[in-house]
């Protein structure tokens, strides 16, 4: 410098041939059980989908250009 993949909830991630109200598992919170705690169930909260344009009636998913992270290459 080039080339590929990877960014979505406090944490790990799913969702990629556009269309459902954006999900799951931990984590927090609130209940139930239990003397207490722990485990177990039950419920609740929580995301402008890394930015910023574009295409589109409609983008988390297509295109550009960026920014952060890995990985190779020289």
């Nucleotide at each position: 410098g080039c080339g590929c993949c990877u960014g979505u909830a406090g944490c790990u991630c799913a969702g990629g041939a556009g269309g459902a109200u954006a999900g799951a598992g931990c984590a927090a919170c609130g209940g139930a059980u239990u003397u207490c705690u722990a485990a177990u169930c039950c419920g609740u909260c929580g995301g402008u989908c890394c930015c910023a344009g574009g295409u589109u009636c409609g983008a988390g998913u297509c295109c550009u250009g960026g920014c952060a992270g890995g990985c190779g290459c020289g």
Description:
A computed fold for a 74-nucleotide RNA from a Candidatus Eiseniibacteriota bacterium, annotated as transfer RNA. The RNAcentral record of the sequence draws on ENA. Its Rfam family is "tRNA". The prediction has a mean pLDDT of 82.